[in-house]
Context: one part of a larger RNA
RNA sequence: UGACGGGGGCCCGCACAAGCGGCGGAGCAUGUUGCUUAAUUCGAGGCAACGCGAAGAACCUUACCUGGGUUUGACAUGUAGGGAAAAGCCAUAGAGAUAUGGUGUCCUUAUGGGCCCUACACAGGUGGUGCAUGGCUGUCGUCAGCUCGUGCCGUGAGAUGUUGGGUUAAGUCCCGCAACGAGCGCAACCCUUGUCCUAUGUUGCCAGCGGGUAAUGCCGGGGACUCGUAGGAGACUGCCGGGGUCAACUCGGAGGAAGGUGGGGACGACGUCAAGUCAUCAUGCCCCUUAUAUCCAGGGCUGCAAACAUGCUACAAUGGCCGGUACAGAGGGCUGCAAAACCGCGAGGUUGAGCGAAUCCCAAAAAGCCGGUCUCAGUUCGGAUUGGAGUCUGCAACUCGACUCCAUGAAGGCGGAGUCGCUAGUAAUCCCGGAUCAGCAACGCCGGGGUGAAUACGUUCCCGGGCCUUGUACA
Numbered sequence: 001u002g003a004c005g006g007g008g009g010c011c012c013g014c015a016c017a018a019g020c021g022g023c024g025g026a027g028c029a030u031g032u033u034g035c036u037u038a039a040u041u042c043g044a045g046g047c048a049a050c051g052c053g054a055a056g057a058a059c060c061u062u063a064c065c066u067g068g069g070u071u072u073g074a075c076a077u078g079u080a081g082g083g084a085a086a087a088g089c090c091a092u093a094g095a096g097a098u099a100u101g102g103u104g105u106c107c108u109u110a111u112g113g114g115c116c117c118u119a120c121a122c123a124g125g126u127g128g129u130g131c132a133u134g135g136c137u138g139u140c141g142u143c144a145g146c147u148c149g150u151g152c153c154g155u156g157a158g159a160u161g162u163u164g165g166g167u168u169a170a171g172u173c174c175c176g177c178a179a180c181g182a183g184c185g186c187a188a189c190c191c192u193u194g195u196c197c198u199a200u201g202u203u204g205c206c207a208g209c210g211g212g213u214a215a216u217g218c219c220g221g222g223g224a225c226u227c228g229u230a231g232g233a234g235a236c237u238g239c240c241g242g243g244g245u246c247a248a249c250u251c252g253g254a255g256g257a258a259g260g261u262g263g264g265g266a267c268g269a270c271g272u273c274a275a276g277u278c279a280u281c282a283u284g285c286c287c288c289u290u291a292u293a294u295c296c297a298g299g300g301c302u303g304c305a306a307a308c309a310u311g312c313u314a315c316a317a318u319g320g321c322c323g324g325u326a327c328a329g330a331g332g333g334c335u336g337c338a339a340a341a342c343c344g345c346g347a348g349g350u351u352g353a354g355c356g357a358a359u360c361c362c363a364a365a366a367a368g369c370c371g372g373u374c375u376c377a378g379u380u381c382g383g384a385u386u387g388g389a390g391u392c393u394g395c396a397a398c399u400c401g402a403c404u405c406c407a408u409g410a411a412g413g414c415g416g417a418g419u420c421g422c423u424a425g426u427a428a429u430c431c432c433g434g435a436u437c438a439g440c441a442a443c444g445c446c447g448g449g450g451u452g453a454a455u456a457c458g459u460u461c462c463c464g465g466g467c468c469u470u471g472u473a474c475a
Base pairs, nucleotide, nucleotide: 001475002474003472004471005470007469008468009467010466011465012464013463015459016458019422020421021420022419023418026313027312028311029310030309031308032307033306034304035303042053043052064299065298066297067296068295069294070293073122077121078120079119080118081117082116083115088103089102090101091100092099093098106113107112124288125287127286128285129284133282134281135277136276137275138273140271145184146183147182148181149180150179151160153158164175165174166173190265191264192263193262195233196232197231198230199229200228201227205222206221209220210219211218236259239253240252241251242250243249315415319374320373321372322371323370324369325368331362332361333360336355337354341350342349343348381412386407387406388405389404390403391402392401428451429450430449431448432447433446434445
């Protein structure tokens, strides 16, 4: 100087408390361990691995296994020599890779380009090492800290500044002070959302005027309104009062759409964990080179005594079922989204208007509201499982897809010890969309809106953190 203390003081955080809803019990989904296996490819491992890499494992992907092939190679560049077209298409053999036969006969400045064969340099490696590395990332933590120059103090390590008194979300600001300044962080500048103004007005809008319809901004038209786009205004403790050191600041109030950082996002200091990643990529070294490279078929990554993690669905009446009826936002669409009509109980099929989209379509929002029914039961709760019949995608649904219909109707009566999230448009609850994607194991993830709470006395205690101080046989 640090680190540590079941030392002290001050302070903060859904850290506790106060509340609301869960998890832990059931069934299923997904991930992991373990076991199994020819293989069940690899990585991730307390917080900070385990719906994680994977925003799509039937083939492909694919890195694994079995079997069948190839060896200048599936891919790149160069040199030398040689060759004739090559690709494609067809037939045969084969599981295919491939092999054989037939067909096919490019461009050009006439050198060659492109293609094939042979030979040589070399290619190739998702092989190893993340404890050789770059880059990227997680975490403490959006915590308020981490440092430097000069000066001053100390033999020195170092100290001071950065401590102290207040204050703040903040090393934020004020005051004081052997310090005076400065840098990286904080804040602001950026995006979004909340109010208003101006401009503009199609594909958006429709108040007033006119026309028209069974009805509809449908038409003429209009720019008021909504909305879109662009530019501006607005919030600064600016104003008033109390407190405070005539300070910083804080409490209350006015006005205001918004008030003291208005809400949300992007943004992550010096560093810590030899944290993670050699399998995104790049890369040193090591290793393989008729194989650890490469092509193909099939299988596996989906196995199942068990255990854990994260979710979904429930156990019902604040509910289930049936009928009627209302209101979003944000997205996506040409190898696409598909209206209407018809067929089918349905998944879906036939046909196909319109739309490269503020125009058309996906599109039904759902919870809600209004009626009806069920009456506490393993039920009209719950839907697992299984049998049968189908639909769609795709070369192909056996291993191993999703969905539909009929039948079947399991466990489950609110869950032990324990444990998690959340402070407001939040929790809870209800739907909608998208990426990936032929299809889909999505109940995941990322976004969007609808309805919309309760509680916080307080900081003694648990956890994590910041500052000062104290002890130490630790570094």